The prediction has a mean pLDDT of 87. This is a predicted structure of a 545-nucleotide part of an RNA (small-subunit ribosomal RNA, 5' domain) from an uncultured bacterium. The full RNA is in RNAcentral, with records from ENA, Greengenes and SILVA.
Context: one part of a larger RNA
RNA sequence: GAGCGAACGCUAGCGGCGUGCCUAACACAUGCAAGUUGAGCGAGAAAUUCCGGCUUCGGUCGGGAGAGUAAAGUAGCGCACGGGUGAGUAACACGUGGAUAAUCUACCCUUAAGUUCGGGAUAACCCGCUGAAAGGCGAGCUAAUACCGGAUGUGAUCGCGGGGCAAAAGUUCCGUGAUUAAAGGUGGGGACCCUUCGGGGCCUACCGCUAAAGGAUGAGUCCGCGUCCCAUCAGCUUGUUGGUGAGGUAAUGGCUCACCAAGGCUAAGACGGGUAGCUGGUCUGAGAGGACGAUCAGCCACACUGGCACUGGAACACGGGCCAGACUCCUACGGGAGGCAGCAGUGGGGAAUAUUGCGCAAUGGGCGAAAGCCUGACGCAGCGACGCCGCGUGAGGGAAGAAGGCCUUCGGGUCGUAAACCUCUGUCGGGGGGGAAGAAACUCCAGGCGGUUAAUACCCGUUUGGACUGACGGUACCCCCAAAGGAAGCAUCGGCUAACUACGUGCCAGCAGCCGCGGUAAUACGUAGGAUGCAAGCGUUGCUC
Numbered sequence: 001g002a003g004c005g006a007a008c009g010c011u012a013g014c015g016g017c018g019u020g021c022c023u024a025a026c027a028c029a030u031g032c033a034a035g036u037u038g039a040g041c042g043a044g045a046a047a048u049u050c051c052g053g054c055u056u057c058g059g060u061c062g063g064g065a066g067a068g069u070a071a072a073g074u075a076g077c078g079c080a081c082g083g084g085u086g087a088g089u090a091a092c093a094c095g096u097g098g099a100u101a102a103u104c105u106a107c108c109c110u111u112a113a114g115u116u117c118g119g120g121a122u123a124a125c126c127c128g129c130u131g132a133a134a135g136g137c138g139a140g141c142u143a144a145u146a147c148c149g150g151a152u153g154u155g156a157u158c159g160c161g162g163g164g165c166a167a168a169a170g171u172u173c174c175g176u177g178a179u180u181a182a183a184g185g186u187g188g189g190g191a192c193c194c195u196u197c198g199g200g201g202c203c204u205a206c207c208g209c210u211a212a213a214g215g216a217u218g219a220g221u222c223c224g225c226g227u228c229c230c231a232u233c234a235g236c237u238u239g240u241u242g243g244u245g246a247g248g249u250a251a252u253g254g255c256u257c258a259c260c261a262a263g264g265c266u267a268a269g270a271c272g273g274g275u276a277g278c279u280g281g282u283c284u285g286a287g288a289g290g291a292c293g294a295u296c297a298g299c300c301a302c303a304c305u306g307g308c309a310c311u312g313g314a315a316c317a318c319g320g321g322c323c324a325g326a327c328u329c330c331u332a333c334g335g336g337a338g339g340c341a342g343c344a345g346u347g348g349g350g351a352a353u354a355u356u357g358c359g360c361a362a363u364g365g366g367c368g369a370a371a372g373c374c375u376g377a378c379g380c381a382g383c384g385a386c387g388c389c390g391c392g393u394g395a396g397g398g399a400a401g402a403a404g405g406c407c408u409u410c411g412g413g414u415c416g417u418a419a420a421c422c423u424c425u426g427u428c429g430g431g432g433g434g435g436a437a438g439a440a441a442c443u444c445c446a447g448g449c450g451g452u453u454a455a456u457a458c459c460c461g462u463u464u465g466g467a468c469u470g471a472c473g474g475u476a477c478c479c480c481c482a483a484a485g486g487a488a489g490c491a492u493c494g495g496c497u498a499a500c501u502a503c504g505u506g507c508c509a510g511c512a513g514c515c516g517c518g519g520u521a522a523u524a525c526g527u528a529g530g531a532u533g534c535a536a537g538c539g540u541u542g543c544u545c
Base pairs, nucleotide, nucleotide: 001545002544003543004542006541007540008539009538010537013391014390015389016388017387018386019384020383021349026347027346028345030344031343032342035077036076037075040074041073048065049064050063051062052061053060054059084302085301086300093227094226095225096224097223098222099221100220103219104218108215109214110213111212113210114209115208116150117149118148119147125140127138128137129136130135155180156179157178158177159176160175161174162173163172164171165170184207185206186205187204188203189202192201193200194199228274229273230272235265236264237263240262241261242260243259244258245257246256247255277299278298279297280296281292282291283290284289304325305324306323307322308321327338328337329336330335355381357380358379359378363377364375365374366373367372394424395423396422397421404415405414406413407412428486430481431480432479433478434477438472443467444466445465446464447463448462449461450460451459489534490533491532492531493530494515495514496513500529501528502527503526504525510517511516
C1' cells in the first nucleotide's frame, strides 16, 4: 500500500446491488419446512339449510340439498431431490486423466411384441376386551392397478450341439431343451350379441401394466499422477501378502470363510502423532510465489452419540424403523414421548452476526389426464454504513474585508467571499396526482388444418383469435407543489508524513507505530484558534500478502 463474512470508538442524509453465528456439530418453547392421486379401490360424515308430519312452540321425526364433499383407510408415485452444517476424514476423500471384456439405472425417449384364465385374504367398518395415555388384543364383513396360482413366451437367462472372429479369456450367429410376465382405468360410439333396462360385451382413442433391446441420464467399483506439519514418531503388519476353492454383491476384490504358502510395506519416510473437509476459486504480488477456501458453483462427509438392518431403481435414509447410551418432557408409577447442523425464533457462549414477515405472481421441484394441491427451494419485503457503487448537504454575485474569536512587534494579521445581503436552481428527503415491465405458458372458449377411427363421437398434434393469473406494490418511473429550507463529520499537524501558534501543566498529568516527548518559554501532554488529509464516513484493533 492492498484486502476482510470483521469487531470497537466518534459521527451519520438518500438510493441501488451484494452480504450478515468465523464462537458451543451447545441445549431448544412455538409455528411452518413433503406431499399428492377419487381417472387404482372399498367405504363415507357433520355444521348449515329446504320440504313435510307431530308439538307442551323449547323442539322432535322422516325425506332432500350439503356430498359421493371433509376426515380416516387401502393402493401407487414421491419422500435418496431440494434445504442445512463442516464434526469426522491426510483418504482413491478431492482434483485430473484413464479403466469397467467386472457393473446397475425408477421416471424419460425410440423399437417391436403382449396385456389371458382363475383364487384366497386383509385394512377401513362393526362388535367385544384392555390401557391414564401412547396404544394393543380377539371375533366378524368387504374391495382393488394390493397379494397368490395357472396359461402363453416376441424376447430374456441358463444348459447342450454346431459355425464365424480371436493367441487366449471371450464374443457373436444358428439350432435345441429348461426357466421366466402382466392390471386395469377414463372418454366416445354405428352395426351385432347379452341385459335385472342401470348397463355390459364388442369397436375405438387416451392414460396405464408386462417381458425385452437400444438410447439418454444418474450412480457404483478399480487404476496412474497430484494434495499440510513433526524423524525429539524408525521400524510396521497375521486377514497381514499371495494362491486354490466356496460364499456374498448389481459388480471386481481377503469383501467374508476353509485350506495352502510366508509373505507384504518402509529414509523416494512405512508406522505413529498433530492439524485439516477437497476443488473451481478468493486475497496479495511486476511475476515467481505466499496466505486463504465466507457468499456462488462441483464433489465428499454428517444429521443428539454409537451400532444395525428393512423398504426401494437408488439409503444403511436430517423432519423413516430397531437396539443401546446421555439428556429433556408426560405419567394414574405400570409405562410412554422427543431430536432446528431446514426457515423464523429462544436461552447460552462470544468482541460479534438479522424478522417467530408476505407470496406461490415468476423460476424450479413432487403428485395428478387435467383443474389443481403441496413447496421457509425460490421470489420478495424487514433489520444492520457490514461492503462496493451512485447522489446530495446548494449555485452565481457579494468588502482593500462587518460583528465576534484567535494571534499580535499594537501598526496590524487571520478565520474570510466565509457570513450577512442580492439574484437563482430544485437532485435527495416531504406533500399531492398519475402509474408500469416482470405474464405467457398450462388450461378453458370459438375456429382452421392434419392424424386416428367403422365414424362427421371422442381423442391426439399443429395453428389463429380471445379469456384467466402480480407477493413485491400504488413499488420503479413520470408530473405538479412548497422551500436553501431537513442533511458533516472524523483523524491528524516533532521527524518518517501533508499541516503551527497561544495558554495550561511542570519527569506531574499524560503521549507513543519506530526514533522518542514532559524536570517553568513543550510546534510531541491538555484546551483553543488556525491548518492538513479523507469524507457519510473517519479512525483504532485483529488477521493475510